[in-house]
RNA sequence: CCGGUGGGUCAGACGGUCGCGUUCCUGUCCGCAUGGAUGGGAAUGAGGAAAGUCCGGGCUCCACAGAGCAGGGUGCCUCCUAACGGGAGGGCGGAGUAAUCCGACGGAAAGUGCGACAGAAAACGACCGCCUCGUGCACCACGCAUGGGGCAAGGGUGAAAAGGUGGUGUAAGAGACCACCGGCGCGAGGGGAAACCAUCGCGGCCGCGUAAACCCCACCCGGAGCAAGGCCAAGCAGGGAAGAGGGGUGGCUCGCCCCGUUUCAUUCCCGGGUAGGCCGCACGACCGUCUCGGCAACGAGACGUCCAGAUCAAUGACCGCCACGUCCCGCCUCCGGCGGGGCGACAGAACCCGGCUUAUUGCCCGCCGGCUCA
Numbered sequence: 001c002c003g004g005u006g007g008g009u010c011a012g013a014c015g016g017u018c019g020c021g022u023u024c025c026u027g028u029c030c031g032c033a034u035g036g037a038u039g040g041g042a043a044u045g046a047g048g049a050a051a052g053u054c055c056g057g058g059c060u061c062c063a064c065a066g067a068g069c070a071g072g073g074u075g076c077c078u079c080c081u082a083a084c085g086g087g088a089g090g091g092c093g094g095a096g097u098a099a100u101c102c103g104a105c106g107g108a109a110a111g112u113g114c115g116a117c118a119g120a121a122a123a124c125g126a127c128c129g130c131c132u133c134g135u136g137c138a139c140c141a142c143g144c145a146u147g148g149g150g151c152a153a154g155g156g157u158g159a160a161a162a163g164g165u166g167g168u169g170u171a172a173g174a175g176a177c178c179a180c181c182g183g184c185g186c187g188a189g190g191g192g193a194a195a196c197c198a199u200c201g202c203g204g205c206c207g208c209g210u211a212a213a214c215c216c217c218a219c220c221c222g223g224a225g226c227a228a229g230g231c232c233a234a235g236c237a238g239g240g241a242a243g244a245g246g247g248g249u250g251g252c253u254c255g256c257c258c259c260g261u262u263u264c265a266u267u268c269c270c271g272g273g274u275a276g277g278c279c280g281c282a283c284g285a286c287c288g289u290c291u292c293g294g295c296a297a298c299g300a301g302a303c304g305u306c307c308a309g310a311u312c313a314a315u316g317a318c319c320g321c322c323a324c325g326u327c328c329c330g331c332c333u334c335c336g337g338c339g340g341g342g343c344g345a346c347a348g349a350a351c352c353c354g355g356c357u358u359a360u361u362g363c364c365c366g367c368c369g370g371c372u373c374a
Stems, first nucleotide, its partner, number of pairs: 001370009012322001014320005020045011047346001051357002054355005059225004071221005076090005091105001092103004106216002111214002113210003127155002129151009163181006182206002184203005190197002229279004238270005245259005287304007324344009
C1' cells in the first nucleotide's frame, strides 16, 4: 500500500433574524368568581436507531383452590439478568490460509409420512451381471434358448444404494468368519463444576436420509393492553322535593311582552354518565464518573446530575462564518499545495424499560493475509 476481519465512537460548532411545544415569573383587558383573551421575560425541548412491533419485563384491569387437556414457544453446558427466544464464557459440528464467522445443536432402534429427476429398486433392492440345477438345441469344447434356485462381488443411475480395505471361505457370494480402520453400545479408571475430551477393554451390534414434516421427550407460558385504568363533569333524558310565580325591557317603580298557575314555568337535590377536562405521564431495573469483585456478561459501593412530555400533535426555517468529508473547475506544480463552486446519511418521541432485527454519515483502534521498500 492492497485485501479481509472484529470492535469503539460521532451524528457538526459559533453568532444573528423569525417561528413553535412545555414549565416558571410577570403586565394589560374581560368576568362577582372558577376562569378566559392577549403581551413580555427566563429556562428547557428527539434517537442511535425514537423505526419494525419480533421477543421479554414493569405497570393497569379482568380471571384464578389444585391438577389435567387443548394451543403456543423453547431445546449442548455453566453463568448473567426483573425476564427473555437476549447476553457472556465454554463444548461440539461446519466454513475460511488466517484473523474470524455460522449453527432450533434433544430423539430417526415408538409409530406415520415424504425423498424431485434419473434408476430395477429410495429400505420386503436383481436392470445388466455372477453361480448352479432341469429340459431342449449344439457338441471336441466354449456356448445358445427356456424354466427353477442361490448371490449385494462387479457394472450402471443418483445428492444419497444397504460400513471401508485386505484376506479366509464358497458353486458364486456375503460380517458368514478373521485382521486393521470407522461408527454404535456397554464397562473401567483419568481430566473437567458441566457440556465434553483423550485412553483402555469387551460386543459383529453395523438397523439410508429427513423432526423450522406429523410425532415422542423435557422445560416454560392465564387473558387483554395507556383507546390499560382512575377522577371531575356541562347539556339532554330519568328520579325526588319545593313551588305561584319566573324571565325580558329598565337606574328603580308602574306599564308592556313571553312562559306558567292541571304533576308540566322556575328553583334545589340525587345516581349513572356523553361532550369536555384532569390524573396515569416522566425519580427511573435512569444516566454519568470513579473504586472494588469477576476472563466476561454483570454485580456491589461512593459521589454527582434532574434530563422532552405533545394530543392535529412542538423540537423548525433562513443568513453569516468556521470545521470535517466528498465531487467538479482553475492555477502552482509533480508525494502535494492554493483558490473558487456544489453537495451533507438514515430518520423522528407519544406509558416506561431490557434486547433483537433492519436503515444509515464520517472518524478511530485492534487483529489476519499478501506485496513492496529500508